[in-house]
RNA sequence: UGAGUUCGCCGGACGGCCGCGGCGUCCCCUCCGGGGACGUUGAGGAAAGUCCGGACUCCACAGGGCACGGUGCUGGGUAACGCCCAGGCGGGGCGACCCGACGGACAGUGCAACAGAGAGCAGACCGCCCAAGCUGCCGGACCGUCGGUCCGGCAGCCGGCAAGGGUGAAACGGUGGUGUAAGAGACCACCAGCGCCUCGGGUGACCGGGGCGGCUCGGCAAACCCCACCGGGAGCAUGGCCUAGCAGGGACCGAACGGCCCGUUCGAUGGUCCCGGGUAGGCCGCACGAGGCCGGCGGCGACGCCGGUCCCAGACAGAUGGCCGUCACCGGCUUCGGCCGGGACAGAAUCCGGCUUACAGGCGGACUCGCCGC
RNA sequence: GCGGGCGUCGUUCAAAGGCAGGACCUCAGAUUUCCAUUCUGACGAUGCCGGUUCGAUUCCGGUCGCCCGCU
Numbered sequence: 001u002g003a004g005u006u007c008g009c010c011g012g013a014c015g016g017c018c019g020c021g022g023c024g025u026c027c028c029c030u031c032c033g034g035g036g037a038c039g040u041u042g043a044g045g046a047a048a049g050u051c052c053g054g055a056c057u058c059c060a061c062a063g064g065g066c067a068c069g070g071u072g073c074u075g076g077g078u079a080a081c082g083c084c085c086a087g088g089c090g091g092g093g094c095g096a097c098c099c100g101a102c103g104g105a106c107a108g109u110g111c112a113a114c115a116g117a118g119a120g121c122a123g124a125c126c127g128c129c130c131a132a133g134c135u136g137c138c139g140g141a142c143c144g145u146c147g148g149u150c151c152g153g154c155a156g157c158c159g160g161c162a163a164g165g166g167u168g169a170a171a172c173g174g175u176g177g178u179g180u181a182a183g184a185g186a187c188c189a190c191c192a193g194c195g196c197c198u199c200g201g202g203u204g205a206c207c208g209g210g211g212c213g214g215c216u217c218g219g220c221a222a223a224c225c226c227c228a229c230c231g232g233g234a235g236c237a238u239g240g241c242c243u244a245g246c247a248g249g250g251a252c253c254g255a256a257c258g259g260c261c262c263g264u265u266c267g268a269u270g271g272u273c274c275c276g277g278g279u280a281g282g283c284c285g286c287a288c289g290a291g292g293c294c295g296g297c298g299g300c301g302a303c304g305c306c307g308g309u310c311c312c313a314g315a316c317a318g319a320u321g322g323c324c325g326u327c328a329c330c331g332g333c334u335u336c337g338g339c340c341g342g343g344a345c346a347g348a349a350u351c352c353g354g355c356u357u358a359c360a361g362g363c364g365g366a367c368u369c370g371c372c373g374c
Numbered sequence: 375g376c377g378g379g380c381g382u383c384g385u386u387c388a389a390a391g392g393c394a395g396g397a398c399c400u401c402a403g404a405u406u407u408c409c410a411u412u413c414u415g416a417c418g419a420u421g422c423c424g425g426u427u428c429g430a431u432u433c434c435g436g437u438c439g440c441c442c443g444c445u
Stems, first nucleotide, its partner, number of pairs: 001370010012327007020042010044345001048356002051354005056235004063262004068231005073087005088102001089100004103226002108224002110220002125165002127161003133157011173191006192216001194213008239284004248275006254266003291310008329342005375444007384398004392428001400416005421437005
């Protein structure tokens, strides 16, 4: 200097005026309530998608089995997780580094179109071979007189083979040799792979070594399935309290309990369901929390512990907006004095931890590869 | 807030791991003096991005859009 990898962070700053929501204090009108002044506070890294996990509330402080759903290497973190960290194995990259639903295919059932000879305990199209058997032809020898025997050669049939070609995503180990008519794990050496035994290292996934065996087949479980683990249901429009208002009627015996069974609890002044009628006001939940920031300690790390410090939206049809000034950033123009323009994705609704997706632009740390110079 | 379903030629429906098909529409040809009808043929699609698999419309994840139900 060019190209890249990875981790983390920011998402304009300050001030003034007006407007809106919340809270506090004070004042005014006052029946509920309404209004005003001052002060203070008022969106995000994703508030989003609602894809997971929890807290909380109610149903029984949530019980057993089946079914159903989810997750799936190991160890750890955590309230929990499908998240995170570290490691193992496999794959990709020259590398920094990245990616992986990564248990089981000897428990069983199944799938593999087309092509191809053969596709799931398979198979012979081309090809290679005539050692054994049969037939024909040619040559030779013999018997013998146009027939047979023997030998040799050639061709075919019956056969043998699976090395080579070819098909396919996938064809039942690879290389070299022995062997053979030709061949083949048929046999041998080495290598690869599978299973079993064993030694060493590691918490473990797993890694390294030794021996034996049959010579040796795989793929798909994001197909059914098996194994292990997890999951009861509903969701702040739940739930609780107060208040206003109305008109009752019918069916059933169970309900909590929502797919089923068991079990438990409650229950006839009761309960469930349906039709009809009425209301839709207020308060709690609801803003202090697995909370933020700083420091120390432990840990490779995720994270944990301790101390200090701070209080940080809370509406109920839903506020968070507009204008101006100064500075910073980006772009354009420039007579270098300045002038003009611009600011992404998006926006709380019970809360929290993740994941995923969207995003103008900017900053920092660590690392890799190449080129140049010293 | 919670739950369910669906995206396939221009339209409406199939295919459910193995060559994406039918009907209507459009276009061309034939028939007719011409038009219509009829017949023949053609064009034309899996919302998008990844993954599993030899192979994906189908299975899985993400994303975008649409529809429905409860409250």